[in-house]
Molecule: c-di-GMP-I-GGC riboswitch aptamer
Organism: Proteobacteria bacterium UBA1844
RNA sequence: ACUGCAAAAGGCAAACCUGUUGAAAAGCAGGGACGCAAAGCUACCGGUCUAAGGGUUGAGUCCUAGGACAGCGGAGCCGCCAGGA
Repeated sequence: ACUGCAAAAGGCAAACCUGUUGAAAAGCAGGGACGCAAAGCUACCGGUCUAAGGGUUGAGUCCUAGGACAGCGGAGCCGCCAGGA
C1' cells in the first nucleotide's frame, strides 16, 4: 500500500426511556443495543430536516436570517486490529 470473508483484542451505539438545553430540527448526560471496518474528525459539494422572525389567510399555508444531520451520498484529513481465506 491492499483486503475486511473468518477469528481475535479493543471501540462506537439506532429505536426507545429518564434528565437537561433549544422555538424547532436536534444536542448533551445516564440507561439501552438496531446496527457499524472508519457509525473517528471537517458542513467543502449535493441532499434531507428545522424555521426564531416576517408575509398572508376564514382555515390551510408561503418566504427567509440562521440552525441541525458526518448513522444519506461524495470529497478531504487522521487512525486501531488482523494478514488465516